[in-house]
This record gives sequence, structure tokens and C1' cells, in this order.
RNA sequence: GGGCGGUUGGCUCAGGGGUUAGAGCACUUGCUUCACACGCAAGGGGUCACAAGUUCAAAUCUUGUACCGCCCACCA
Repeated sequence: GGGCGGUUGGCUCAGGGGUUAGAGCACUUGCUUCACACGCAAGGGGUCACAAGUUCAAAUCUUGUACCGCCCACCA
């Protein structure tokens, strides 16, 4: 330098144009317990990496940029 994949709550991920963005774990509060853990109930937390474009409508499609990973090539 070229190709491919990825970036979504604190963590791991789902969602691949449509009405409010979700799950598990974690966190907070309450119940339960002498207490802790387990269990049960409720709750908080995201402007979907960034920018632009397409569209009535974009996390989702297109382009660019950034970062991460894999492969290939080149140079010394």
C1' cells in the first nucleotide's frame, strides 16, 4: 500500500429501512435472611465510532475519516 471483517448501556452481544433500540451479565432500591449469598420484584444507564449523502423515514443503504482484528504484497 491492497483486500475482508468489526465499532450498538459498564462488559459480552442481538437487531440488515418503519411506529418507543433490546437481551444476558453487572449496577441501584425493595422483599426475603440474625447476616451474607441465592431467589423474587422494580428501577437507572445508549443521542448505535465520527462526518456527509440517499430516502417520507437510517443503528440498518452509500461515500469519506478514525480505531481494532485477520490476510496479502512491498521495502530495509

Description: The prediction has a mean pLDDT of 84. A computed fold for a 76-nucleotide RNA from a Dehalococcoidales bacterium, annotated as transfer RNA. Its Rfam family is "tRNA". Gene Ontology term of the family: triplet codon-amino acid adaptor activity. By type it is a transfer RNA. The organism belongs to Dehalococcoidales, within Bacteria.